Model confidence (mean pLDDT): 85 of 100. A computed fold for a 501-nucleotide part of an RNA from an uncultured Candidatus Saccharibacteria bacterium, annotated as small-subunit ribosomal RNA, 5' domain. The RNAcentral record of the full RNA draws on SILVA.
Context: one part of a larger RNA
């Protein structure tokens, strides 16, 4: 010199665009952050309209049609998105191979969707419990369940043979049949099995990934083999048996820090630091363990068990997890609103219309950084007044005010008013942007001034107060220390700490 997720001091006019708890992965009130589907399915509370009955003439009840929460079973999503960065020095990242795997939804092709059956929530009845929650007994339907049939591909096979599937639902309709519900046929969504793709994940190898030898030895499932389990799938992954071996001064083992990269800062480059933001991996969800359900998780707003903690209790039991998003409290030198809105993009369910989406898009706060503007512009010498020096002549602040003219960026008020949206729909936002009117009107400060280092002089102070980044200044003549006046850099920021190169 450059750099920053900066913080502290003085100071602060506006815009764009970015960034905003580096600390305690510390506790956490409170609202939200993952819902949807009546075109799977039984049934409902409630509104609305028609007609019918009973009469206390404004109610009570039936029927049909129309809507239709809330709960329940089911089917898809709660494995993505959003957060962190504790723990991992290699089951991790990053480069370049591989080969023994699985992939829901999505795209292609092939061949099917026959024909039955039993229960279980909601519901009622009863019943325990303060809640949380639960038990008992009946009743019900399904694209929930489970048998038979079948079997192109499929899996097994000792190659004889042998296993294994489905579910519907919605719209239309000529004929025909009909228990009047529908068969039945057509289309559109589905559903089985099955090959391929596509994406997506798991596994393996090899090179490379900080400090320390004041860590030199370390291993017994440990290093390999044979058989077995067991996984979607190699494989000591695990078992039983054999063998006695593996790793290491090219640094094992231990012990200390630490997520990795793309990148970022610096640098002429090599290479040094660093790994906020945005993108890619991976890891973690109170601390620890472990499964379930799934195409996927050993699962952030899911279960179970044990801990800490906090809350509730009728003391018998129970609840909960912000490292999602606002937002409290602690810590900290220090980091924001308990906003709006799904309009846009994107995801989830859906046949759509939609529904939900603190992702997202936006608004707020804060000079926190980068940029860009602007705080006037030209004239204007009796070189005014006043300040500061002064050799008392004067000099300088200074063309700088004053005053004459112009201008309006911005700044107040007014009016018009986008794009962003495909038909339709804009949270932003009556914003951005034009346009008129008003009027120099609303807008500059920090820091420094011995040499380094651009810029000096009085005046207090008198080794005192103080100053300093080094050298050093300060003891009565201080350009060094405080204050004026004058100057010098930088400017809505300055200077000062820290911090890398």
């Nucleotide at each position: 010199g450059a750099u920053u997720g900066a913080a502290c001091g003085c100071u602060g006019g506006c815009g764009g665009c970015a960034g905003g708890c580096c600390u305690a992965a510390c506790a956490c009130a409170u609202g939200c952050a993952a819902g949807u589907c009546g075109a799977g399915c039984g049934g409902u509370a409630g509104a609305g309209a028609a007609g019918g009955a009973g009469c206390u003439u404004g109610c009570u009840u039936c029927u049909u049609c129309u809507u239709g929460a809330g709960a329940g079973c089911g089917g898809c999503g709660g494995a993505c998105g959003g957060g962190u960065g504790a723990g991992u020095a290699a089951u991790g990242c990053c480069u370049a191979g591989g080969a023994a795997u699985c992939u829901g939804c999505c795209u292609g092709g092939u061949a099917g969707u026959g024909g039955g059956g039993g229960a279980c929530a909601a519901c009622g009845u009863u019943u325990c419990g303060a809640a949380a929650g639960g038990a008992a007994c009946g009743c019900u339907a399904a694209u929930a369940c489970c048998g038979c049939a079948u079997a192109c591909g499929u899996c097994c096979u000792a190659c004889g043979g042998g296993a294994g599937a489905a579910a519907g639902u919605g719209g239309g309709g000529g004929a025909u049949c009909u228990u009047c519900g529908g068969a039945c046929c057509u289309c559109a969504c589905g559903c089985u099995a099955u090959c391929a793709g596509a994406u997506g994940a798991g596994c393996c190898u090899a090179g490379g990934u900080c400090g320390g030898a004041u860590u030199a030895g370390c291993u017994u499932g440990u290093a390999g083999g044979u058989g077995a389990g067991g996984u979607a799938a190699u494989g000591g992954c695990u078992c039983a048996c054999c063998u006695a071996g593996g790793c290491a001064a090219c640094g094992a083992u231990c012990c200390g820090u630490a997520a990795c990269u793309g990148g970022u800062c610096u640098g002429a480059g090599a290479g040094g630091a660093u790994g906020a933001u945005c993108a890619g991996u991976c890891a973690c969800a109170c601390u620890g363990g472990a499964a379930c359900u799934g195409a996927g998780a050993c699962a952030c707003g899911g279960u179970c068990c044990a801990g800490a903690c906090u809350c509730c209790u009728a003391c018998g039991g129970g609840a909960g997890g912000c490292a999602g998003c606002a937002g409290u409290g602690a810590g900290g030198a220090a980091u924001c609103u308990u906003c709006c809105a799904c309009a846009a993009u994107g995801g989830g369910c859906g046949a759509a219309a939609g529904c939900c989406u603190g992702a997202u898009g936006g608004a707020g706060c804060a000079a926190c950084g980068c940029c860009g503007c602007g705080u006037g512009c030209a004239g204007g010498a009796u070189g005014a007044a006043g300040g500061c020096c002064c050799u008392c002549g004067g000099g300088u602040c200074g063309u700088a005010a004053a005053c004459u003219g112009c201008u309006u960026u911005u700044a107040u008020a007014a009016g018009u008013g986008a794009a962003g949206a495909a038909u339709a729909u804009g949270a932003c936002g009556g914003u951005a942007a034009c346009u008129u009117a008003u009027g120099a009107a609303u807008a500059a400060g920090c820091a420094c001034c011995g040499g380094c280092u651009a810029a000096c002089u009085a005046c207090g102070u008198g080794c005192c107060a103080g100053c300093a980044g080094c050298c050093g200044c300060g003891g009565u003549c201080a350009u060094a220390c405080g204050u004026a006046g004058g100057g010098u850099g930088c400017a809505a920021g300055c200077a000062u700490u820290a911090u890398c190169c």